[in-house]
RNA sequence: CACUGCUAAUAGCAAUCACAUCGAAAGGUGAGGAAGCAAAGCCACGGGUCUAAAGAGGAAUCUCCAUGAAAGCCGGGUUACCACU
Numbered sequence: 001c002a003c004u005g006c007u008a009a010u011a012g013c014a015a016u017c018a019c020a021u022c023g024a025a026a027g028g029u030g031a032g033g034a035a036g037c038a039a040a041g042c043c044a045c046g047g048g049u050c051u052a053a054a055g056a057g058g059a060a061u062c063u064c065c066a067u068g069a070a071a072g073c074c075g076g077g078u079u080a081c082c083a084c085u
Base pairs, nucleotide, nucleotide: 002085004083005082012037013036017032019030020029021028022027041078042077043076045075046074047073049069050068055064056063057062
């Protein structure tokens, strides 16, 4: 430096859920909690997904639309601990 995650150790993250709070919503954040995670660290770049406030259409409670969201959907990029070869 690269592959791999069988073994060991040290650390790390935190799904669902209920509470508080922000948001139009999706969802975020905080604290609790722990199903899982060897990148479940970071980046919306490609595909896909969620929402639809504003805007547009409409007779309609409907439809379209991301400038909103998600990195714990799949790829890609980037950084990193330990062990092993």

c-di-GMP-I riboswitch aptamer from Paenibacillus sp. BSR1-1, 85 nucleotides, folded computationally.
The model forms 95% of the base pairs in the Rfam consensus.